[in-house]
RNA sequence: UGCGGGAUAGAGCAGUAAGGCAGCUCGUCGGGUUCAUGCCCCGAAGGUCGGUGGUUCAAAUCCACCUCCCGCUA
Numbered sequence: 001u002g003c004g005g006g007a008u009a010g011a012g013c014a015g016u017a018a019g020g021c022a023g024c025u026c027g028u029c030g031g032g033u034u035c036a037u038g039c040c041c042c043g044a045a046g047g048u049c050g051g052u053g054g055u056u057c058a059a060a061u062c063c064a065c066c067u068c069c070c071g072c073u074a
Stems, first nucleotide, its partner, number of pairs: 002072006010026004020057001028044005050066005
């Protein structure tokens, strides 16, 4: 320099093919259980989907540009 992959809840990740309610596990909080803690069971909170703009009735998903991380290439 060019090419490819990635950025989604506190952590790790799915969802993008074929646009149509943003999910899973762990963690956190509350309750149950226990003499108590843990395990186990029930429930809840927590997200401007990396940024800006565009297309669309509707965008995490499509388009353009930009930022950061990883790999390949010279």